[in-house]
The RNA shown here (Bacterial RNase P class A) has 404 nucleotides and comes from a marine sediment metagenome.
RNA sequence: AGCAGGCCAGGCGGCCGCUCUUCCCCGCCGCUGGCGGGGGAGGGAGGAAAGUCCGAGCUUUCAAGGGCGAGGAUGCCUCGUAACACGAGGGAGCCCGUUUCGAGAGAAACGGGUUACGGAUAGCGCCGCAGAAAAUAUACCGCCCCUCGGCUCGAAGAGCCGCGGGGUAAGGGUGAAAAGGUAGUGUAAGAGACUACCGGGCCCCGCGAGAGCGGGGUUGCAUGGCAAGCCCCAUCCGAAAGCAAGGCCAAAUAAGAGAAGAGAGGUGACCCGCCUCGUUUGAUUCUCGGGUGGGCCGCAUGAUCCGGGUGGCGACACCGGGACCAGAUAGAUGGCCGCCGUCCGGUUGGGCGAUCAUAUGGUUGCCCUCCCGGAGACAGAACUCGGCUUACCGGCCUGCUUAA
Repeated sequence: AGCAGGCCAGGCGGCCGCUCUUCCCCGCCGCUGGCGGGGGAGGGAGGAAAGUCCGAGCUUUCAAGGGCGAGGAUGCCUCGUAACACGAGGGAGCCCGUUUCGAGAGAAACGGGUUACGGAUAGCGCCGCAGAAAAUAUACCGCCCCUCGGCUCGAAGAGCCGCGGGGUAAGGGUGAAAAGGUAGUGUAAGAGACUACCGGGCCCCGCGAGAGCGGGGUUGCAUGGCAAGCCCCAUCCGAAAGCAAGGCCAAAUAAGAGAAGAGAGGUGACCCGCCUCGUUUGAUUCUCGGGUGGGCCGCAUGAUCCGGGUGGCGACACCGGGACCAGAUAGAUGGCCGCCGUCCGGUUGGGCGAUCAUAUGGUUGCCCUCCCGGAGACAGAACUCGGCUUACCGGCCUGCUUAA
């Protein structure tokens, strides 16, 4: 310096505020209580509180007996978990680096990274650009053979050039991908056409819980890729809405129900009077009901947190001990000041070292010190958990690698 994992998310003090719990005092009221005011003590954001992407708890509504279908989710294996698309361990493929073996293709070991990793002879679809050709295959250049024509050479014939016919996938070139690869035989030139090796396919045996691994035999082996396109296969799944869920108390108002019921209201200070409504088609009063404003619960003891032991490679599980850790509702958790601390830049003085000139001066590195300025992130609960993802100034610890 880098990589991986874990932890922290400035500290102390003063002043002024906010919210919740609890206690005390005062005042008022319809007084086991409520309201208002004052005071004391204590608690008060996060690693992601975020995105709301998965999995659950909880709540309401609908459906709820079975089968089939539709739809959705998952997709190497085995574990873990309440569960998961999450986590742990393992397997395989691909990529990179180093070393070794080999003529080469390639193989092995170690280290690191990465994978949506069931199925591509069930069917359909797609394969841009480039390229001759991108899937029952193709001839652009090149290579080779043949016919014809021309030119050169003294001739048989050979060489070169050109039109045409054919062979060829070894070479060039294109591409993410070109029809197994390397070396040889072979051939006019070539080609699994043939041989050896490498790589595949199939079968058998052994090992493993399994994904798979190892060994042997056999087969010359054209027929690619994409399923994060439809699809097929296997396994699993009641649906929807979400704490503004939902439950309870309950001023006010309307509908409605029950009981009593002959008066009720206006004018007016009051009475008479007058006016309006009503007397079973019921004025009016009371009670119920209803549930707006408001209040309470949900709502903080939980798959909780801390440290210890045991088992396990590990995720994790079990045992025993201790702790109680925000609950706002227009939404509290803040503001100012001082000191200290971290990082960065400049600066004062000193010490040590290097170097150049030389007799004390310049340049420069490190350490201590004086002062000044700057930085101090991402972001904030709103029913609660388990994950994932994303954002983040800087610092600390552990392990590994590399360099001095």